[in-house]
Context: one part of a larger RNA
Order: sequence, then structure tokens, then C1' cells
RNA sequence: CUGGGCGUAAAGUGCGCGUAGGCGGUUGGAUAAGUCUCUUGUGAAAGCUCCCGGCUCAACUGGGAGAGGUCAAGGGAUACUAUUUGACUAGAGGACAGCAGAGGUAAGCAGAAUUCCCGGUGUAGCGGUGGAAUGCGUAGAUAUCGGGAGGAACACCAGUGGCGAAAGCGGCUUACUGGGCUGUAUCUGACGCUGAGGCGCGAGAGCGUGGGGAGCAAACUGGAUUAGAUACCCAGGUAGUCCACGCCCUAAACGAUGGAUACUAGGUAUGGGGGGUAUUGACCCCCUCCGUGCCGUAGCUAACGCGUUAAGUAUCCCGCCUGGGGACUACGGCCGCAAGGCUAAAACUC
Repeated sequence: CUGGGCGUAAAGUGCGCGUAGGCGGUUGGAUAAGUCUCUUGUGAAAGCUCCCGGCUCAACUGGGAGAGGUCAAGGGAUACUAUUUGACUAGAGGACAGCAGAGGUAAGCAGAAUUCCCGGUGUAGCGGUGGAAUGCGUAGAUAUCGGGAGGAACACCAGUGGCGAAAGCGGCUUACUGGGCUGUAUCUGACGCUGAGGCGCGAGAGCGUGGGGAGCAAACUGGAUUAGAUACCCAGGUAGUCCACGCCCUAAACGAUGGAUACUAGGUAUGGGGGGUAUUGACCCCCUCCGUGCCGUAGCUAACGCGUUAAGUAUCCCGCCUGGGGACUACGGCCGCAAGGCUAAAACUC
């Protein structure tokens, strides 16, 4: 390089935006670069293939023909690709009219509960466990009633539900703001798809500075258990969890399934629209578009299973794999305050 693959065997970048590049709808004209064809030149000899000959045969060797090219020049063809010039509307985008939603950011507000503080009632226990103990309590706890403070999270609604590119998003109100879906077929007229580098976003933990700190709780302390118990259980408890700003950039970041487009039986449930039918109206019933699930045909698959939300049938573009360990490592480089991250071997060994 050819080839084979990537749900679970090795293998889909965590996700997006997008540069170069690759690929690209329908229809006319022009050009003739790719492409095809013809002619000429050249492609030394040896070698290779075929034919004939010489050494007794063969190897070897002589002769002839052929093949061998990203080649050069010229003549021609124009289906496809390309370039260019027109046209189109089925892709894409805009406009208008509607719709649903925990999509995002900021500010404000509410109620339940835990804890703490103050006061009242009240008295000897409370708490905790498999059973206990540590712990709290006569300096009045636990329980109960009233008042106050503060932080964090938002029961029911809640759903196999919705929204978002992913991470993720759930009390209420307001402001600002992104995307989607449906309908009309009004406008633009291929403006598209993918995307090496690049840029941005990216749970949790962790880091820096400053706040905050109710509950929970790594580390730590004590009590148990045990042969031991640096654990599981219990009583405490600091970082942290929360906020602002700045870093870190990882994950079983999972559908372990890259993106786009087209095609290929159905059934059923559910979310958001539109139309028809029906009706006083709503429901019912039928059709249709977009989403989310389950079952299943053909087909695929090593099997499990997938099956119009494909792992089926095809095309385009990107990423990745090539026996296990060594090794999500060493060295080097880049990034980071650090922790570390990204890239990524070899010896050796089975």
C1' cells in the first nucleotide's frame, strides 16, 4: 500500500463551532484539464514472455518477435468528473402565523424540615445498637409550647414524561436570552455534508483569593466488634460540600453504538403540533409531521441481540484498532500554581 474491522472480542475523540481539505441536487450552453481513441517519436543493451537454433540434455547461450510508460507532440470524441456561463426548486436558509418545555444567566420571594439561641411547662433520664459502650443530662437534658438566628435543599405534582450538543437542568415570580416543533409555500436560489489542525463548553474530586458554614462528612479522635480491625456498626469531627472570581480538563464523560443523507413489513404506548370526520361544543374515530419507549418482519450478527431512534441496504467525510503483560508507564515535548493532564516507546517476558 492492498485488505479486514470498531454495541459486548483490540478499536467511535466527552460534546460542540468551524479553517484547510475531501465529497456534493435538477437542467441547458461553452471549454476540453481529467477520461477515451488514433498517429508519430521515444521507452539502449542485458533481463522478462513466446518462437526457432547451438553445446549429447539442462543450466548456459545465438537470432527473431512481443510485452513493458504518471512519457512527449499532434489529430479527434464529450457520456461522466472538472472549469465557466445561464436557468430551476425537491436540499439548505429566511419571512409570516402559532405551540410545548426542570434550555441558559441574573435578581427577588415563599413554605416544610434539621441545627443553634432565648423564654414557658416539666423531671430523670435521653441517645444509640445485633447487643452494648463512648456521648448528652439535676449547672435541668430528651419531650412539649412560644419567639428568634442562619445555611442548604426544594416533599406532593413526577411520568418507561419534558428540555439541552454533551456535561447537565426540578419551589415560585420577574427581567434578559439560546434552540426546537407545526402550519402557509411568500422570499433567496445549492448558499450543502463532513471536518486534520484550531477555538469553545465540559459531572465529581482537587487547587488559588475572598466570603459563608445549618445539615452531611474524607482525614482524625473515642466506643464497640475481632485472633488482629489502621474497616464494616456507634458517638464526635476538620477540610470539603455552598457563593463570587480564576484555574484544573478527568470519568463505566455509556446507547460501552461518530456525523449526514436516502431507502427497506407492521403492532402498541406516550409527549408536542396540524388536518379531516363528528358534534351545540368537547370527547370518540381516521390521516399526517416531530420526539421518547416496548414488541416484532425481512435482513444482519460468533452468539447475545439489533431491527424506520438499525447493529438492515447504500453513499460521503472524520476518528480509531492490529496478541497479553511491561504500559492510561519511562524519556522528550506541550499545558498546569500544584495535584497532574495530553502525546507516547523499548528492553524483557508469555
Predicted 3D model of a 350-nucleotide part of an RNA (small-subunit ribosomal RNA, central domain) from a Dehalococcoidia bacterium. It was read from a public genome assembly. The source organism's lineage runs through Bacteria, Bacillati, Chloroflexota and Dehalococcoidia. Model confidence (mean pLDDT): 86 of 100. It matches the Rfam family "Bacterial small subunit ribosomal RNA". Its family is annotated with structural constituent of ribosome and ribosome in the Gene Ontology.